[in-house]
Molecule: transfer RNA
Organism: Candidatus Yanofskybacteria bacterium
């Protein structure tokens, strides 16, 4: 250089056209002498950046940045 995958919460993912969700993690409460654990609840997201389709994009298209693998 070429192809192929991936990039969504702080972390590891899920979501294949109808406006984003789990666990871990954090934060408060409950329980405990006290921490831990254990339940309850709560907050956090320009879905890599741009531009196109579309009434509507994380999802389809192009273009570009990053990370990986493969062939040269």
């Nucleotide at each position: 250089g070429c192809a192929c995958c991936g990039g969504u919460a702080g972390c590891u993912c899920a979501g294949u056209g109808g406006u984003a969700g789990a666990g871990c993690a954090g934060c408060g409460g409950u329980c405990u002498u006290u921490u831990a654990a254990a339940c309850c609840g709560c907050g956090g997201g320009u879905c890599g950046a741009g531009g196109g389709u579309u009434c509507g994009a994380u999802c389809c298209c192009c273009u570009c940045c990053c990370g990986g693998u493969g062939c040269a």